The part of an RNA shown here (large-subunit ribosomal RNA, half B) has 1182 nucleotides and comes from a Candidatus Woesearchaeota archaeon. Rfam family: Archaeal large subunit ribosomal RNA. On this family, see Yusupov et al., Science 2001: "Crystal structure of the ribosome at 5.5 A resolution". The sequence was found in a public genome assembly.

Context: one part of a larger RNA
RNA sequence: UGUAGUUAAGGGAAUUCGGCAAUCUAGCCCCGUAUCUUCGGUAGAAGGGGUCCCUGGUUUUGUACAUGUAUGUGUGCGAUCUCAGGGUGCAAUAACUAAGGCGGUCCGACUGUUUAACAAAAACAUAACCAACUGCUAGGCUGUAAAGCUGUGAAUAGUUGGUGACGUCUGCCCAGUGCCAGUACUUUAAACUCCUUUUCAAGGGAGCUAAGAGCUGGUAAACGGCGGGAGUAACUAUAACUCUCUUAAGGUAGCGAAACGCCUUGCCGUUUGAUUGACGGCCUGCAUGAAUGGCGUAACGAGAUCGCUGCUGUCCCUAACUACAACCCUCCGAACACUCUUUUCUGGUGCAAAGGCCAGAGACUUCCAGUGGGAAGCGAAGACCCCGUGAAACUUUACUGUAGCCUGUUGUUGUGUGGCGAAGUUGAUUGUAUAGCGUAAGUGGGAGUUGUUUAAGCUUGGACGCCAGUUCAAGUGUAGACGCCGAUGUAACACCACUCUUUUAGCUUUGUCAUGCUUGACCUGCAAUGCAGGGACAGCGAUAGGUGGACAGUUUGGCUGGGGCGGCACGCUGUUGAAAGGAUAUCAACAGCGCCCAAAGGUUUGCUCCGACGGGUCAGAAAUCCGUUUUAGAGUGUAAGAGCAAAAGCAAGCCUAACUGGGAUGGUUACUCGAGCCAUUUCAGUAUCGAAAGAUUGGUCUAGCGAUCCAUUACUUCUCCUUGUUGGGGGGUAGUGUUGACCGAAAAGUUACUCCGGGGAUAACAGAGUUGUCGCGCUCGAGAGCUCGUAUCGACGGCGCGGCUUGCUACAUCGAUGUCGGCUCUUCCUAUCCUGGCCGUGCAGAAGCGGCCAAGGGUGUGGGUGUUCACCAAUUAAAAGGGAUCGUGAGCUGGGUUCAGUACGCUGUGAGGCAGUAUGUAUGAUAUCUACUGGAAGUGUAGGAGUAUCUGAUAGGAAGGCUUUUUUAGUACGAGAGGAACGAAAGGUCGAUGCCACUGGUUUACCGGUUAUCCGACAGGGUAGGCCGGGCAGCUACGCAUUAGGGGAUAAGCGCUGAAAGCAUCUAAGCGUGAAGCCCUCCUAGAAAAGAGAUACAAGAAUGCCUAUAGAACAUAGGGUUGAUAGAAACGGUGUGUACAUGUCAAGGCAACGAGACAUUCAGCACGCGUUUACUAAUUCA
Repeated sequence: UGUAGUUAAGGGAAUUCGGCAAUCUAGCCCCGUAUCUUCGGUAGAAGGGGUCCCUGGUUUUGUACAUGUAUGUGUGCGAUCUCAGGGUGCAAUAACUAAGGCGGUCCGACUGUUUAACAAAAACAUAACCAACUGCUAGGCUGUAAAGCUGUGAAUAGUUGGUGACGUCUGCCCAGUGCCAGUACUUUAAACUCCUUUUCAAGGGAGCUAAGAGCUGGUAAACGGCGGGAGUAACUAUAACUCUCUUAAGGUAGCGAAACGCCUUGCCGUUUGAUUGACGGCCUGCAUGAAUGGCGUAACGAGAUCGCUGCUGUCCCUAACUACAACCCUCCGAACACUCUUUUCUGGUGCAAAGGCCAGAGACUUCCAGUGGGAAGCGAAGACCCCGUGAAACUUUACUGUAGCCUGUUGUUGUGUGGCGAAGUUGAUUGUAUAGCGUAAGUGGGAGUUGUUUAAGCUUGGACGCCAGUUCAAGUGUAGACGCCGAUGUAACACCACUCUUUUAGCUUUGUCAUGCUUGACCUGCAAUGCAGGGACAGCGAUAGGUGGACAGUUUGGCUGGGGCGGCACGCUGUUGAAAGGAUAUCAACAGCGCCCAAAGGUUUGCUCCGACGGGUCAGAAAUCCGUUUUAGAGUGUAAGAGCAAAAGCAAGCCUAACUGGGAUGGUUACUCGAGCCAUUUCAGUAUCGAAAGAUUGGUCUAGCGAUCCAUUACUUCUCCUUGUUGGGGGGUAGUGUUGACCGAAAAGUUACUCCGGGGAUAACAGAGUUGUCGCGCUCGAGAGCUCGUAUCGACGGCGCGGCUUGCUACAUCGAUGUCGGCUCUUCCUAUCCUGGCCGUGCAGAAGCGGCCAAGGGUGUGGGUGUUCACCAAUUAAAAGGGAUCGUGAGCUGGGUUCAGUACGCUGUGAGGCAGUAUGUAUGAUAUCUACUGGAAGUGUAGGAGUAUCUGAUAGGAAGGCUUUUUUAGUACGAGAGGAACGAAAGGUCGAUGCCACUGGUUUACCGGUUAUCCGACAGGGUAGGCCGGGCAGCUACGCAUUAGGGGAUAAGCGCUGAAAGCAUCUAAGCGUGAAGCCCUCCUAGAAAAGAGAUACAAGAAUGCCUAUAGAACAUAGGGUUGAUAGAAACGGUGUGUACAUGUCAAGGCAACGAGACAUUCAGCACGCGUUUACUAAUUCA
């Protein structure tokens, strides 16, 4: 000093984030219990009383025995109820055991569950409520499948999701996203059908078509959402009311500075002396709100929070004691750490924070115990931050896929019927321009055909129809009807053959829809060679479309005064920067481009602009016209710069050179080199203009742009395949389509659950630099101050200092320098808050205001808040400001911030996020060196081992600081009201040093009481220091004592004399005075003070032994037989409180017995104290 404990006077939470921790309380019996309530509870509410021993009696009863009375009575041994009387102690659940209580609020209804090893909670679960799916070969889950589970269950069942007892309620929105239903139509794959590519085939096109999508509805206890601006009432304010924009709808009831409110410590009230707290209200709700449930709510809670009461060492303010460590001796004996080292301080320097460098100072060597300031100490290749064309996990309307699911087609797969189609075939039917008797399909043949097998006509009915009629059937009717010819017309008719169109019937093949069947595939059940149910469906296989974070693989740019957000400084152009060759950076400054133009291009010819002045019809400041002047002040498509006047500007004529092919040079471009792009030049061709020379390869020059693959267009004396002609593929040349992150991947997020590799190449803390900001001065003096710049205040400006605020920089640290505040403890600065000395005053006094010197001392207690800060209360002389890695976590704390859990608000589709809020949440270690605090040993200081006494260089101290009252004195001063001082005295408070007679504490020495238990009882003891009451010595504070003044030199200031400067002047020479400050006087250490001191004495000293006035070890001090050093003994004193034993008494009881009382007895017991006494040990020898 710690760990675990015990006890504390007075105060009683003042401590602290917070009553953390520790007290208090406690068992059983009796009495008695509010509020609220779901009537169960709350409740052990709260708050009171009792509890032991002895004697006697009573109640009920077990058992054994006895009995002349027998459901009894008595006795013994128990259990039990209760009364009376007698006692003891501080205390009777005497030890152990064993709730402190009450009230307000939040959250969750409750019991329960959870992060084994940092979170026990408000999270999860729960009963209850709601929704969805599901009729059983169900739905859901696992599995490739077979199969299994739910379930040997069956909608009062199972699964999934949400809310979360109970009470009361649950508003509006279906536009978005989901889900469900429907769907005439649109879109849509394969198969199929048709067309096409000369045929075949691959291919292409069209048609048909499922799910899906579009479309139409429904659905919010599905995901979710639930506005803004004006005006208006007879005070003001407000707005029931009105207007307007707008939405899918515009937040209803309720609640509301809340676990949600930024501003914010909102405002009011209560609580307090004081409240960033709590509670009750208000409503201006950044950003409440209704099963993502709203609001209440008894009971419950190791939940969060506030208060009251009791209680206490949490604190004021610490002290004592116990055990175990630590310490000393003996034995055994690790780990971590360890570049080197001969391992100090201060200042400086240095990659900006040094034991090692520089300067100065300090330092003789070694050991021991401690403390933790430093070694930017040890531990862990920083977890924050950034980076990596790192990783992982998670999410989704990222990209690309996959399982699953839905759907079409097809195979397994048979047989009918009906409807609707398609193709073929057979029969029938149909065909109207005009003209023509008229309903002329076409072509050919053709002069007859047909009729009693009943013509024409008529009646009825059917079909078609251009409404003229045609045709068929039945009846009637009875012998003719039609054609050729002629007319009309493109075509002429009867009749026959073929063909087209329309319609229709039958048959064959086929498609589709619907619906049957089962000898029958396939499936299921069963008492199973079968029967029953289902049935060509389902299932399974193949294929096609849809859906598809359920799953998988990946991506998710760069620059950057850290990163992110923002921006583009990411491709180009001009000017400046750019420092007169070229080149030259910044998220430097100022501007532009991603075009435009068939004329705004080419050429030839001509012309001269803007402005100003003068003149001139309408006509004005400005219209058109004339004149003078005008180097450009205009214009030149577009930025700026450069350029340009018989032009590069402005016009007109004619044109298309804005053309084709090749070469070279230059720029972009790093001195030279690829691609693309741009410019210049040249050759050849073809053209235009011009009389010609000539000019023209777009725009006066510098911006206006893009690779490969792929697709496409044109050309091709290339090539391959094929063909009768041809067609196709590849190549070449020239174009077009774009990558703006612009030499060009096809690409979204989250991580606080995180991981790896790196970085001080790069942020957060601290340092360094700087000092805009901040703080403090100086200067100037507009003005205020009745007058008056400077008693006091001081604008607009100017100049500095500091390095405390906040920034900036990114220099040091990312193989780690622990981050806010508090506690503790030390030291320094002064720009002084108080105390001391002065000056000025708009200083009468008192109280102030401003300034100068001065850092010796002091600068406190509380309330709320994590706070620093700020605010508040009561004190005070004053409640100053700062530094020391925002001093101080190998010193403490851990409330805040800043891990993992959870909730609210907001945000995001989501995973998640929020300098928003709330609750919860591990603080390592044995000290090597240095440093410091103490304790020892040795050597040196030459000539002598020492003993004793000093000197005092030096170091330390605050050893005192402050204040009140009385007196001076109701005096000085003052009209009064008020109201001092020098000096003196007595106190207080804070500190310092010492002490224990007193008071108080402790007192595991000791004495006593008593509980439980053990030693058989008594006596006497053990154990829990058992508890309780006292308590000497010692140690202590809460107790006591002490804690003057003076001298010297000074500061500001005040003076004397006194010149420079005949005066004046405190100064220049000289001399004074003057402060709590400086140096002494005082106390402590101090010859290792290397300049190592002085004086005196002069032969012994140490260990071993007994010890304590000393003490961790060691040292120190005392004693050592010539002795009281220790022990023992005796006496004294002190503590406790009257021992054992015996006797007497004692409530009672027949007796035995009997708690206890009194006497012997101020007894007994004990003693770290004092005195006495050599009994024992300090012997002897060396």